[in-house]
Molecule: transfer RNA
Organism: archaeon
RNA sequence: GGGCUCUUGGCUCAGCUGGUAGAGUACUCCCAUGGCAUGGGAGGGGUCACGGGUUCGAAUCCCGUAGAGUCCA
Repeated sequence: GGGCUCUUGGCUCAGCUGGUAGAGUACUCCCAUGGCAUGGGAGGGGUCACGGGUUCGAAUCCCGUAGAGUCCA
């Protein structure tokens, strides 16, 4: 320098053929226990790496930039 893959709540990840974002875990509160562990219930938190484009509508398609991984030189 070039190819490919990835970048989504604190963390690990899902999101099918574009229709306006979810799970587990963690966190807060409540219930059960004499208490702990544990179990059950409720709740808060992300506009999807960043910028632009296409579209009635983009996490999802296109272009660029940044970062990470990997391969080639």